[in-house]
Context: one part of a larger RNA
RNA sequence: UGACGGGGACCCGCACAAGCGGUGGAGCAUGUGGUUUAAUUCGACGCAACGCGCAGAACCUUACCUGGGCUUGACAUCCUCUGACAGCUCUAGAGAUAGAGUCUUCCAGCAAUGGACAGAGUGACAGGUGCUGCAUGGCUGUCGUCAGCUCGUGUCGUGAGAUGUUGGGUUAAGUCCCGCAACGAGCGCAACCCUCGUCCUUAGUUACCAUCUUUAAGUAGGGUACUCUAAGGAGACUGCCGGUGAUAAACCGGAGGAAGGUGGGGAUGACGUCAAGUCCUCAUGGCCCUUAUGUCCAGGGCUACACACGUGCUACAAUGGCUGAAACAAAGCGAAGCGAGACGGUAACGUUAAGCGAAUCGCAAAAACACAGCCUCAGUUCGGAUUGAGGUCUGCAACUCGACCUCAUGAAGUUGGAAUCGCUAGUAAUCGCAGAUCAGCAGGCUGCGGUGAAUACGUUCCCGGGUCUUGUACA
Numbered sequence: 001u002g003a004c005g006g007g008g009a010c011c012c013g014c015a016c017a018a019g020c021g022g023u024g025g026a027g028c029a030u031g032u033g034g035u036u037u038a039a040u041u042c043g044a045c046g047c048a049a050c051g052c053g054c055a056g057a058a059c060c061u062u063a064c065c066u067g068g069g070c071u072u073g074a075c076a077u078c079c080u081c082u083g084a085c086a087g088c089u090c091u092a093g094a095g096a097u098a099g100a101g102u103c104u105u106c107c108a109g110c111a112a113u114g115g116a117c118a119g120a121g122u123g124a125c126a127g128g129u130g131c132u133g134c135a136u137g138g139c140u141g142u143c144g145u146c147a148g149c150u151c152g153u154g155u156c157g158u159g160a161g162a163u164g165u166u167g168g169g170u171u172a173a174g175u176c177c178c179g180c181a182a183c184g185a186g187c188g189c190a191a192c193c194c195u196c197g198u199c200c201u202u203a204g205u206u207a208c209c210a211u212c213u214u215u216a217a218g219u220a221g222g223g224u225a226c227u228c229u230a231a232g233g234a235g236a237c238u239g240c241c242g243g244u245g246a247u248a249a250a251c252c253g254g255a256g257g258a259a260g261g262u263g264g265g266g267a268u269g270a271c272g273u274c275a276a277g278u279c280c281u282c283a284u285g286g287c288c289c290u291u292a293u294g295u296c297c298a299g300g301g302c303u304a305c306a307c308a309c310g311u312g313c314u315a316c317a318a319u320g321g322c323u324g325a326a327a328c329a330a331a332g333c334g335a336a337g338c339g340a341g342a343c344g345g346u347a348a349c350g351u352u353a354a355g356c357g358a359a360u361c362g363c364a365a366a367a368a369c370a371c372a373g374c375c376u377c378a379g380u381u382c383g384g385a386u387u388g389a390g391g392u393c394u395g396c397a398a399c400u401c402g403a404c405c406u407c408a409u410g411a412a413g414u415u416g417g418a419a420u421c422g423c424u425a426g427u428a429a430u431c432g433c434a435g436a437u438c439a440g441c442a443g444g445c446u447g448c449g450g451u452g453a454a455u456a457c458g459u460u461c462c463c464g465g466g467u468c469u470u471g472u473a474c475a
Stems, first nucleotide, its partner, number of pairs: 001475002003472003007469007015459002019423005026314008034305002042053002064300007073125001077124002079121005087102006106115003127289002130287003136283002138278003141274001143272001148187006154163003167178003193266004198234007207224003212221002237260001240254005316416001320375005332363003337356002341352004382413001387408007429451007
């Protein structure tokens, strides 16, 4: 000087408390451990691994296993020779591949030759998701959006170092004020950026409809007020008033205002810590393989199952379930696409087909909610696992191993031990919608809106963090 203390003082955070809803019990989905296996590819392991890499394993992917092939190689550059190659058909084969046939005879140039492509050969080489993240770059997590981390000059100290950065107030903040052997400065804080909330201007189609006409319908004429769209501006600064305060910084209350003291949300992550994570995104040193640890193919596996854990979904019901009929979103996506309408089918879906590269057409029905009826507390008209049968769709192909539909079946489960998690407002809870990935497949993820609470006395305690101080046999 740090680190640590079941030392002290002060302060903060859904840290506790006060509340609301869960997890832990059940069934299923998913990840992991373990076990099994020819293989169940690899990585990730307290917080900060475990719906994580994987924004989607039937083949492919795929790295694993079994078997069948290849050896200048699936891919790149160079050299020599030959020539079109490709495509199509047949035969053998699981296919890779091998053989036969057919078709064809590249481009520029007069030519030499050159170029692209294919085959053969030779070796230089290729190739490796092989090892080392404790050799590395890059990227990322975490403490933590915590308020800290430092430097120059000066001063003090033999020195390590100190001072500044401590102190009195204050703040979300090393934020600001005052004081002070310090005076300044940098990286952080804040602001500048995006978005939501109010108003104005400009613009008015595909948007909108107050007034006039018109229609089944903003449908058409007309209009650009309103809504909206999207570009530019205005607006909030403790600016104003009162009080408290050291006359300061600031705090408390008020006015006006759409918004008030950081207005809500996002992006933004200082010096560093964890030899944290990643050599399987990529790059890269070293080591290793080179008729194989490379590469091609078929099939299998990653989907196994006594069990254990994490994360979710669905429930156990009446604030509910079912049936009928009627409303109200936002944000997205669409051409090898979205697909209206009509017809067929109980349905999944099929047939036909209009419109739309979309403020125009479509996906699209929002759902919870409100209304009417039934159910009347029961393992039930709760719950839907499991299983049987029949189908639909995607796709060469749904056996291992897809999703969906219909009929039948109708398991556990009656609110969950110890323990444990999230959340302070348009939040929790609850309800649906869209998107990425994607042929097909979401209960996951990322967004979007609808309905919409309760509670916070307080900081003694638990956890984490910051500042000062004290002890130390620790560095």

Small-subunit ribosomal RNA, 3' major domain from an uncultured organism, 475 nucleotides, folded computationally. Model confidence (mean pLDDT): 84 of 100. Its Rfam family is "Bacterial small subunit ribosomal RNA".